[in-house]
């Protein structure tokens, strides 16, 4: 310098145009226990990397920035 993938909660994903974005770990408190951990229920936590664009409507499709990570020279 070229090509291809990826970017979503404090970490690890899912979801791929339609009003309301999933779950597991971790967090909060509850429960249970003499106490802990575990196990159980509950809440909290998300400018879907950023910026434009198509669309009646964008996390999504399209472009262009970054960032990461692999191929090719």
């Nucleotide at each position: 310098g070229c090509c291809g993938g990826c970017g979503u909660a404090g970490c690890u994903c899912a979801g791929u145009g339609g009003u309301a974005g999933u779950a597991g770990c971790a967090u909060a408190c509850g429960u249970u226990u003499c106490a802990u951990a575990a196990g159980c229920g509950u809440a909290a936590g998300g400018u879907c990397a950023c910026a434009g664009g198509u669309u009646c409507g964008a996390u999504c499709c399209c472009u262009g920035u970054c960032g990461c990570c692999g191929g090719c020279a």
Molecule: transfer RNA
Organism: Candidatus Staskawiczbacteria bacterium RIFCSPLOWO2_01_FULL_33_9